[in-house]
RNA sequence: GCCCUCGUAGUUCAAUGGAUAGAACAAGACACUCCUAACGUCUAGAUGCAGGUUCGAUUCCUACCGAGGGCA
Numbered sequence: 001g002c003c004c005u006c007g008u009a010g011u012u013c014a015a016u017g018g019a020u021a022g023a024a025c026a027a028g029a030c031a032c033u034c035c036u037a038a039c040g041u042c043u044a045g046a047u048g049c050a051g052g053u054u055c056g057a058u059u060c061c062u063a064c065c066g067a068g069g070g071c072a
Base pairs, nucleotide, nucleotide: 001071002070003069004068005067006066007065010025011024012023013022018055027043028042029041030040048064050062051061052060
């Protein structure tokens, strides 16, 4: 330099055009307990960035950024 795959919550993953983006663990609050842990209820939390297509984009297209891999 070229090619391929990937980028979603603090972490691990879903959702592959129809939406209110969901789950587990983690965090916080409450309840329970003499206290802690465990269990239970609730809360907050995310689509890498910029354009495009579309009635509608996490999803499709382009460029960029980043991670991994292959070739030279």
Predicted 3D model of a 72-nucleotide RNA (transfer RNA) from Candidatus Taylorbacteria bacterium RIFCSPLOWO2_02_FULL_46_40. NCBI's taxonomy places the organism under Bacteria, Bacteria candidate phyla, Candidatus Tayloriibacteriota. Its mean pLDDT, the model's own confidence on a scale to 100, is 82. The same sequence occurs in records of 2 taxa.